[in-house]
RNA sequence: AUGGCGUUGCACAACUGGCGAUAAGGCCCGCCCCACAUCGGGGUGCGCGCCCGAGGUGGUGAACCACCGGGAAGUGCAGCCGGCUCCUGGUGAGCCGACCCGCCGUUCGCCUGGGCAGCCCUC
Numbered sequence: 001a002u003g004g005c006g007u008u009g010c011a012c013a014a015c016u017g018g019c020g021a022u023a024a025g026g027c028c029c030g031c032c033c034c035a036c037a038u039c040g041g042g043g044u045g046c047g048c049g050c051c052c053g054a055g056g057u058g059g060u061g062a063a064c065c066a067c068c069g070g071g072a073a074g075u076g077c078a079g080c081c082g083g084c085u086c087c088u089g090g091u092g093a094g095c096c097g098a099c100c101c102g103c104c105g106u107u108c109g110c111c112u113g114g115g116c117a118g119c120c121c122u123c
Stems, first nucleotide, its partner, number of pairs: 006080007015071002017111005025051003028047001029045006055068005081097006087090001102116003
């Protein structure tokens, strides 16, 4: 980058951490343009420069706490589409709709600690 997986809406939703590096940002400096009485303005440059540092605020002894913002696997309900089965043959009922390597919170790396789905047992 391309192709494939049924889909839409609503409600709920755990977990969203530490350290380091960098991105962005700021200052300084060089160059160009404008202005120039003075203050300056815009663009550009990895320039072995400096600061800051990947949501915000507050706190802490504690890879933790609280609130807000964003992300979010998943759970429940309803609808539409498709398939299978049933029979009372009806705009009826029921079931199903990727397999395997699992999935979720991050700019990257290394970690820490959780959650969900799945499997087993018990109540």